A computed fold for a 71-nucleotide RNA from Blattella germanica, annotated as transfer RNA. Its mean pLDDT, the model's own confidence on a scale to 100, is 81. The gene name in the source record is tRNA-Gly-GCC-13-1. It matches the Rfam family "tRNA". About the family: Transfer RNA (tRNA) molecules are approximately 80 nucleotides in length.
[in-house]
RNA sequence: GCAUCGGUGGUUCAGUGGUAGAAUGCUCUUUUGCCACGCGGGCGGCCCGGGUUUGAUCCCCGGCCGAUGCA
Numbered sequence: 001g002c003a004u005c006g007g008u009g010g011u012u013c014a015g016u017g018g019u020a021g022a023a024u025g026c027u028c029u030u031u032u033g034c035c036a037c038g039c040g041g042g043c044g045g046c047c048c049g050g051g052u053u054u055g056a057u058c059c060c061c062g063g064c065c066g067a068u069g070c071a
Stems, first nucleotide, its partner, number of pairs: 001070007010024004018054001025043004030038001047063005
C1' cells in the first nucleotide's frame, strides 16, 4: 500500500429499514440479628460526517480506530 472483518451503556455480547435487548456493573429497596446470596425498582449505549428513504444502529460513500491476511 491492497483486501476482508469489526466499532452498540463502565465491561462482554445480541439485534434488525419502524426509535435497541441480555449478562455483568453502579445505585435504591426488600429479605437477614449482621454480611453475602436471592427478589424487585432505577441509571447508563448504536465511532464520526454525508447520501438514499416517509423513517437509518441497519443500506451506500468517505474518514478514524482495531484485528487478520497478502505485498